[in-house]
RNA sequence: GAAUAUCUUCAGGGCAGGGUGCCUUGCCAAAAAUCAGUUUUUGGCAAGAAUUCCCGACCGGUGGUCAAAGUCCACUACUUCCUGGCCGUAAGUGUCAGGGACUGAUCCGGUGAAAUCCCGGAACCGACAGUAACAGUCUGGAUAGAAGAAGGUUUUC
Numbered sequence: 001g002a003a004u005a006u007c008u009u010c011a012g013g014g015c016a017g018g019g020u021g022c023c024u025u026g027c028c029a030a031a032a033a034u035c036a037g038u039u040u041u042u043g044g045c046a047a048g049a050a051u052u053c054c055c056g057a058c059c060g061g062u063g064g065u066c067a068a069a070g071u072c073c074a075c076u077a078c079u080u081c082c083u084g085g086c087c088g089u090a091a092g093u094g095u096c097a098g099g100g101a102c103u104g105a106u107c108c109g110g111u112g113a114a115a116u117c118c119c120g121g122a123a124c125c126g127a128c129a130g131u132a133a134c135a136g137u138c139u140g141g142a143u144a145g146a147a148g149a150a151g152g153u154u155u156u157c
Stems, first nucleotide, its partner, number of pairs: 001157003005153006017055003023048011057137002059126002061075004070124002079101008106122005128140003
């Protein structure tokens, strides 16, 4: 230094500001119902009310690529289906292992030997469930899992 086995640690960021007002509460008026207290409806006013709507703001996992990438190539996560093991009388759920499906979005100019990666400009994209109202940014599964990163140890060469 390479390979093998194994252990440990780490491994995702983000609405500043403004507008609207679903809806809630209170007050006032009118109408209707009622013996009445009162209730209902409609309208007005006041306060509250979306990180979800509108303007605007902000964010960018992992490995690779002649050179630094949210948008190129590949991978993980999320969602979903199947098979097998474990638990259970069973239904079924949970859990572990493996496999399949799904899986968003970029151009122009410049520099250069080389860039959809740098510089300048203009664009675009973002799982599932929840919510007083439609979520990349809030809450939740998740004190989880993981692409992988770093390090320790064993054995062999």
This is a predicted structure of a 157-nucleotide RNA (FMN riboswitch aptamer (RFN element)) from a Bacteroidota bacterium. The organism belongs to Bacteroidota, within Bacteria. The prediction has a mean pLDDT of 80.